[in-house]
RNA sequence: AAUACAAGCUAUCUUAUCGCUCCGUCCUGCGGAGAGGAAAGUCCGGGCAACACAGAGCGCCGUACUACCUAACGGGUAGGUCUCCUUCGGGGGAACAGAAAGUGCCACAGAAAGCUAUACCGCCUCGACUUGUCGGGGUAAGGGUGAAAAAGUGAGGUAAGAGCUCACUCGUGUUGCAGCAAUGUAACAUUGGGGAAAACCUUACGGGUUGAAAGGCCAAAUAGGUUCCGGAUAUAGGUGCGGCUCGUACCUUGUCAAGCUUGCUUGACGGCCGGAAUGGGUAGGUCGUUAGAACCUGUUGGCGACGACAGGUCCAGAUGAAUGAUAAGACGUUGUGUUUACACAACCGACAGAACCCGGCUUAUCGGCUUGUAUUGUUU
Numbered sequence: 001a002a003u004a005c006a007a008g009c010u011a012u013c014u015u016a017u018c019g020c021u022c023c024g025u026c027c028u029g030c031g032g033a034g035a036g037g038a039a040a041g042u043c044c045g046g047g048c049a050a051c052a053c054a055g056a057g058c059g060c061c062g063u064a065c066u067a068c069c070u071a072a073c074g075g076g077u078a079g080g081u082c083u084c085c086u087u088c089g090g091g092g093g094a095a096c097a098g099a100a101a102g103u104g105c106c107a108c109a110g111a112a113a114g115c116u117a118u119a120c121c122g123c124c125u126c127g128a129c130u131u132g133u134c135g136g137g138g139u140a141a142g143g144g145u146g147a148a149a150a151a152g153u154g155a156g157g158u159a160a161g162a163g164c165u166c167a168c169u170c171g172u173g174u175u176g177c178a179g180c181a182a183u184g185u186a187a188c189a190u191u192g193g194g195g196a197a198a199a200c201c202u203u204a205c206g207g208g209u210u211g212a213a214a215g216g217c218c219a220a221a222u223a224g225g226u227u228c229c230g231g232a233u234a235u236a237g238g239u240g241c242g243g244c245u246c247g248u249a250c251c252u253u254g255u256c257a258a259g260c261u262u263g264c265u266u267g268a269c270g271g272c273c274g275g276a277a278u279g280g281g282u283a284g285g286u287c288g289u290u291a292g293a294a295c296c297u298g299u300u301g302g303c304g305a306c307g308a309c310a311g312g313u314c315c316a317g318a319u320g321a322a323u324g325a326u327a328a329g330a331c332g333u334u335g336u337g338u339u340u341a342c343a344c345a346a347c348c349g350a351c352a353g354a355a356c357c358c359g360g361c362u363u364a365u366c367g368g369c370u371u372g373u374a375u376u377g378u379u380u
Stems, first nucleotide, its partner, number of pairs: 001376010012330007020034006036351001040362002043360005048211004060207005065079005080096001081094005097202002102200002105195002120143002122139008151169006170192001171190008215287004225278007234253001236252007259269001261267001294313008331349002333346005
């Protein structure tokens, strides 16, 4: 210097003109502010709000090595174990609680697929006889089946064998030491009881439900409800029936409409018209809603995630939903010419776009910069 990988940062800029949203004001003209690292997916957690809730239990859902960080988390930091890759420096992944609580499962094959098992071939032994077969017993060293066969290797031992015994290795347990812990390590003990919890299940811890269309407030016209005031309004006529000065059913006329109560009248109630007040709800408006686990700078604690202190700053707020368009120049990229420089050209300039707020995770992303590691080449 180039290439590859990993981590982090950045996310084209300036000016002019014309617009859009919000705010301010000396108010109709000026001034100020105006998307992101992911605003995205809505996956996890929290704030906030309404509803529910004495306490306890069952069920359901989630999480699962250890310590720490944090408002909280299934997120992060540091460490451990197992496993994969490696250029041996390191890097990646984990469905890293329990199979000795229980139930069930392990196809086919195989004698046997789990407990103190099992004898198909083989090996040893006993008996029978037809002398190479049959039957009984012992045996997991060898063969065979299978993805997997009851710790492995060697020696002793035995009728043949076997953790039956011994040495070493592996596993498990106990104790000591190191560590906050996960765990590591040393000594001693031990025959050592397969797999799978991504079958049910058990253990430990956590979880009330719904989301800004939450929720609070104000509230039009119209049509209903309630209350009050005023006005107006037949005891009219006809027909049928009956127990006939009365009752009852129906019809007609008028009053914008027309019943009930009484033996009769007045009156009350209801209905009709007009006016006033008022409750609830709808449209709509407004708050919630942008001053916050906020941002910047400095000092400082911690390996780190992260925290403490001091000073400073105010930084989008739309809601049929603003944040744009045009022109010029600069910068970067690519291509061509070429002498490195330079010139010319480009319908080249990623992904994308707030909607109550915040912390994470995941996904998308042209180009550039910084740091680290590895390899290759050149020079010293």
The RNA shown here (Bacterial RNase P class A) has 380 nucleotides and comes from a Cytophagaceae bacterium. The organism belongs to Cytophagaceae, within Bacteria. The RNAcentral record of the sequence draws on ENA. Its Rfam family is "Bacterial RNase P class A". It is annotated as a ribozyme.